[in-house]
RNA sequence: UGUUGUCUUCAGGGCAGGGUGAAAGUCCCGACCGGCGGUGAAAGUCCGCGACCCACGCGAGUGGCUGAAUUCUUUAAGAUACCGAUAGUUAUAGUCUAGAUGGAAGAAGACAGAC
Numbered sequence: 001u002g003u004u005g006u007c008u009u010c011a012g013g014g015c016a017g018g019g020u021g022a023a024a025g026u027c028c029c030g031a032c033c034g035g036c037g038g039u040g041a042a043a044g045u046c047c048g049c050g051a052c053c054c055a056c057g058c059g060a061g062u063g064g065c066u067g068a069a070u071u072c073u074u075u076a077a078g079a080u081a082c083c084g085a086u087a088g089u090u091a092u093a094g095u096c097u098a099g100a101u102g103g104a105a106g107a108a109g110a111c112a113g114a115c
Base pairs, nucleotide, nucleotide: 003113004112005111006110007109008108009107010106017029018028019027031095032094033084034083035049036048037047038046044082045081053064054063055062056061069080070079071078086098087097088096
């Protein structure tokens, strides 16, 4: 230094202001947000993964599903667009509440064995 095992810690952000209304952070105008790894100078929308959801299973887990971009001078910057689980709600939710003090891609570290 690499690999394997055990353990510890950490691991998601966001409707200002206004309109309608009996009632809306849910509708309308407008505002705001962007998990993890890779590539790269730079990535929510390029590649892959997690989460959510569905099926099966006592369970561990296995399988499936899995959103969105064009353009210009090179461009991922600029410009202009677009996307965002389920359930709940006096009224339809990416942003409120709940499952969730959960789980997890993964990040950092400690120890041990072998080479």